[in-house]
The part of an RNA shown here (large-subunit ribosomal RNA, domain I) has 556 nucleotides and comes from a Candidatus Moraniibacteriota bacterium. Rfam family: Bacterial large subunit ribosomal RNA. On this family, see Yusupov et al., Science 2001: "Crystal structure of the ribosome at 5.5 A resolution". The coordinates come from a structure-prediction model, not an experiment, and the mean pLDDT is 82. The sequence was found in a public genome assembly.
Context: one part of a larger RNA
RNA sequence: CGUAUGGUGGAUGCCUAGACUCAUGCGAACGAUGAAGGACGUGACAGGCUGCGAUAAGCCUCGGGGAGCUGUCAAGUGAGCUUUGAUCCGGGGAUUUCCGAAUGGGGCAACCCACCUUGAUUUAUCAAGGUAUUGUAAACUGAAUUCAUAGGUUUACAAAGUGAACCCAGCGAACUGAAACAUCUUAGUAGCUGGAGGAAAAGAAAUCAAUAGAGAUUCCGUUAGUAGUGGCGAGCGAAAGCGGAUUAGCCCAAACCUUGUUUCGGCAAGGGGUUGUGGGGUUAUCUAUUCCUUUUAGGAAACUGAUUUUAUUUUAUUAGCAGAAUACCUUUGGAAAGAGGAACCAUAGAAGGUAACAGUCCUGUAUGCGAAAAUAAAAUAUAAUUGGUUAGAUAAUUCCCGAGUAGGGCGGGACCGGAGAAAUCCCGUCUGAAACUGGGAGCACUAACUUCCAAGGCUAAAUAUUGCAUGAGAUCGAUAGUGAACUAGUACCGUGAGGGAAAGGUGAAAAGCAUCCCGGUGAGGGAGAUGAAAUAGUAUCUGAAACCAUAUGCUU
Numbered sequence: 001c002g003u004a005u006g007g008u009g010g011a012u013g014c015c016u017a018g019a020c021u022c023a024u025g026c027g028a029a030c031g032a033u034g035a036a037g038g039a040c041g042u043g044a045c046a047g048g049c050u051g052c053g054a055u056a057a058g059c060c061u062c063g064g065g066g067a068g069c070u071g072u073c074a075a076g077u078g079a080g081c082u083u084u085g086a087u088c089c090g091g092g093g094a095u096u097u098c099c100g101a102a103u104g105g106g107g108c109a110a111c112c113c114a115c116c117u118u119g120a121u122u123u124a125u126c127a128a129g130g131u132a133u134u135g136u137a138a139a140c141u142g143a144a145u146u147c148a149u150a151g152g153u154u155u156a157c158a159a160a161g162u163g164a165a166c167c168c169a170g171c172g173a174a175c176u177g178a179a180a181c182a183u184c185u186u187a188g189u190a191g192c193u194g195g196a197g198g199a200a201a202a203g204a205a206a207u208c209a210a211u212a213g214a215g216a217u218u219c220c221g222u223u224a225g226u227a228g229u230g231g232c233g234a235g236c237g238a239a240a241g242c243g244g245a246u247u248a249g250c251c252c253a254a255a256c257c258u259u260g261u262u263u264c265g266g267c268a269a270g271g272g273g274u275u276g277u278g279g280g281g282u283u284a285u286c287u288a289u290u291c292c293u294u295u296u297a298g299g300a301a302a303c304u305g306a307u308u309u310u311a312u313u314u315u316a317u318u319a320g321c322a323g324a325a326u327a328c329c330u331u332u333g334g335a336a337a338g339a340g341g342a343a344c345c346a347u348a349g350a351a352g353g354u355a356a357c358a359g360u361c362c363u364g365u366a367u368g369c370g371a372a373a374a375u376a377a378a379a380u381a382u383a384a385u386u387g388g389u390u391a392g393a394u395a396a397u398u399c400c401c402g403a404g405u406a407g408g409g410c411g412g413g414a415c416c417g418g419a420g421a422a423a424u425c426c427c428g429u430c431u432g433a434a435a436c437u438g439g440g441a442g443c444a445c446u447a448a449c450u451u452c453c454a455a456g457g458c459u460a461a462a463u464a465u466u467g468c469a470u471g472a473g474a475u476c477g478a479u480a481g482u483g484a485a486c487u488a489g490u491a492c493c494g495u496g497a498g499g500g501a502a503a504g505g506u507g508a509a510a511a512g513c514a515u516c517c518c519g520g521u522g523a524g525g526g527a528g529a530u531g532a533a534a535u536a537g538u539a540u541c542u543g544a545a546a547c548c549a550u551a552u553g554c555u556u
Base pairs, nucleotide, nucleotide: 001553002552003551004550005549006548007547013541014505015504018476019475020473021472022471023470024469025468027466028465029162030161037099038098039097040053041052042051044077045076047073048072049071059093060092061091062090063089064088068081069080070079104113105112106111114131115130116129117128118127119126120125133159134158135157136156137155138154139153140152141151166197167195168194169193170192171191177184181231207214208213218245219244220243221242222241228236229235249458250457251456252402256271257270258269259268260267261266276436278401279400280399281397282396283395284394285393286392287391290300291299292298293297301390302389303388304387305386306385307384308383310381311380312379313378314377315376316375317374318373320369321368322367326342328341329340330339331338343360344359345349351363352362353361407431408430409429410428411427412426413425414424417443438453439452440451441450442449492499493498512540515527516526517525518524
């Protein structure tokens, strides 16, 4: 050095209990009736996990189901339960220690210390209930100070805290890019704070558009990397329009009238009214109009909505039930579902399991059924409350149509728009209109024309998200995929915030090696037994390489 045989080690192959992604959902909340999350307990024997709470792996009831069961790692002993229906699954209920918003006070969470009321009583204790704060409402009381008020007390109701993301608002970076860097970018991102809902927000034109028109908002596609913006650098970056999803529109304020009240300034309630071909109010006239009345005005009726109660029905969810057709012959094999042959079902040849690859063995699948109870939605009926409609036209009148508002100066912010020729929107500050012959907008401004009506409010759907449930996959297959396939946010590290692992596979079935021998009544091994296989023996599938040995051939 080669060859052979082992050891070590745990790669590779095969596998999957776990992940990852997407879709759908008549899901989207829990909580002072004590949540989320924990501590401590709880079993015949009981360490972890799971479940439960001193009624403690459980209690009651209503359903399902039909023979075994007393959760699991994890076997065993013991004692039991069960066709008088257990274990198990689902609905409802009971119990539910201590901590925790934690709320009687305190506190180094899971502990300490109280007060009040009621009851019992062995007279020293026990049991049950109550006692936080703030806000709102009501009642009682009540100073300085006469009234009154502050304050005090009691009762009732509400809030508080938690939750994966989504949503709205307030505050708001830096790394980075610009090949430096300050404007700019990253970015209104990350993050912090507040608030809400199942969605939120937005929303019924003082909007667009361009001579013709559209007609609230939201979302998707396109327009378009266009128009623009920019140390015109890096970069940033629309809108209208068009095509789709969805589709819904409403209520106040004011003028005026009635009633009440007034400190005579007005104020409160009801009616009225809600708009841009301008609308409304008042007065007069005309037409029309269900009924009653004191036909001004009030009441009733009819039609049409909304909300709530009750009842019924339907659908769905929370357990389930039935469900076709060969254990055919031969053969290999440890084992048939394989091979050869024969037969049958199919609204079922999805999938998984069964000793190897099964339509006909099992669970299922297609299809058809099912709910005592609880929940949700819709429809119908009933009852209650409540909204709207039951009118237009003509003439006159100049009454009303959201004011410290619009707009402007100065200074900021938003918009694609960095002060620019800079419209438009929002904010701070100083000012400050008109009111229908009125006012805003149409990207400086002027004119014409067009279009709309701000300074009050509400509003479903299309949209976003996914802790949850179900389903799927040209995703990964144990150094991958979640950090975690396994007693994982565990062990362990850190004062702490926090960081954070490794670890899957015997076999079809434990059949997990009776008995004997060596040895120290060891460790380990041999014979033997089981098995298809034991170089499958619990350090267990396969079992690579490095590395370590033994034997032998050649050579120095």